Transfer RNA from a Dehalococcoidia bacterium, 77 nucleotides, folded computationally.
The organism belongs to Dehalococcoidia, within Bacteria.
It matches the Rfam family "tRNA". It is annotated as a transfer RNA.
RNA sequence: GCCCCCAUCGUCUAGCGGCCCAGGACGCCACCCUUUCAAGGUGGAGACCAGGGGUUCGAAUCCCCUUGGGGGCACCA
Numbered sequence: 001g002c003c004c005c006c007a008u009c010g011u012c013u014a015g016c017g018g019c020c021c022a023g024g025a026c027g028c029c030a031c032c033c034u035u036u037c038a039a040g041g042u043g044g045a046g047a048c049c050a051g052g053g054g055u056u057c058g059a060a061u062c063c064c065c066u067u068g069g070g071g072g073c074a075c076c077a
């Protein structure tokens, strides 16, 4: 330098054009249970989907650019 893959709640992840103003687990908060704690039960908060642009009636999802991370190939006089 070229090519490929990845980026979604605090963390790990589901998602593959309309069922998603985005679901789950752990964690967090409140209450219940318990003599107390843990465990358990019920409820709640929490991601405008890395940033920008485009396509489309409609984009987390498709395309382009950028940023960051990972991998492969080439170069290395």
Stems, first nucleotide, its partner, number of pairs: 001073007010026004018057001028044005050066005